A computed fold for a 176-nucleotide RNA, annotated as FMN riboswitch aptamer (RFN element). The coordinates come from a structure-prediction model, not an experiment, and the mean pLDDT is 78. Its Rfam family is "FMN riboswitch aptamer (RFN element)". From the family's description: The RFN element is a highly conserved domain that is found frequently in the 5'-untranslated regions of prokaryotic mRNAs that encode for flavin mononucleotide (FMN) biosynthesis and transport proteins. It was read from a public genome assembly, where an Rfam model found it.

RNA sequence: ACGAUUUUUCGGGGCGGGGUGAGAUUCCCCACUGGCGGUACAGUCCGCGACCCGGUAUCCUCUGCAGUAUUGCGGAGGAGAACGGCUGAUCCGGUGAAAUUCCGGAACCAACAGUAUUUGACAGUGCAAUGCAUAAAAGGCAGUGCUGUCAUCAGUCUGGAUGGAAGAAAGGAUCA
Numbered sequence: 001a002c003g004a005u006u007u008u009u010c011g012g013g014g015c016g017g018g019g020u021g022a023g024a025u026u027c028c029c030c031a032c033u034g035g036c037g038g039u040a041c042a043g044u045c046c047g048c049g050a051c052c053c054g055g056u057a058u059c060c061u062c063u064g065c066a067g068u069a070u071u072g073c074g075g076a077g078g079a080g081a082a083c084g085g086c087u088g089a090u091c092c093g094g095u096g097a098a099a100u101u102c103c104g105g106a107a108c109c110a111a112c113a114g115u116a117u118u119u120g121a122c123a124g125u126g127c128a129a130u131g132c133a134u135a136a137a138a139g140g141c142a143g144u145g146c147u148g149u150c151a152u153c154a155g156u157c158u159g160g161a162u163g164g165a166a167g168a169a170a171g172g173a174u175c176a
Base pairs, nucleotide, nucleotide: 003175004174005172006171007170008169009168010167016030017029018028019027031156032155033110034109035048036047037046038045043108044107052085053084054083058079059078060077061076062075063074064073065072066071090106091105092104093103094102112159113158114157119151120150121149122148123147124146125145126144127143130142131141132140
């Protein structure tokens, strides 16, 4: 020095323009963003983390029985290391010893919950025109307006999150 140990700090980005419309950062067009380690420099390779689900140790709350009591034996619920599950997307050409990583071109992807809504369904209610129905009509049906409910709807908004993590850097003391 490396390793082990320990402390501190750090540790995720992005809606700008236009269109439609009464209303859109959620629709449409363009634009914009890209955690960590590995490897020829990577959102798309290999692996990891975040989210979500399960869950052992352990912890917390409530509670039953026994006992004077410390406590012991249960029951229910919650949290939860480790661990398990889940977990998206790329090709072509060029250069090179080496690149799905660079250069050129064309693509693609983005957790969970919430919410606008011009999308859909249902219910209530109204109706000018048009059509259907009818002998003719009546909102009776198609259609269309309003109200309500439900569904659906965001990589970029809001929230969990002033959180946590993969990890990165710096320092301390000690071991061998």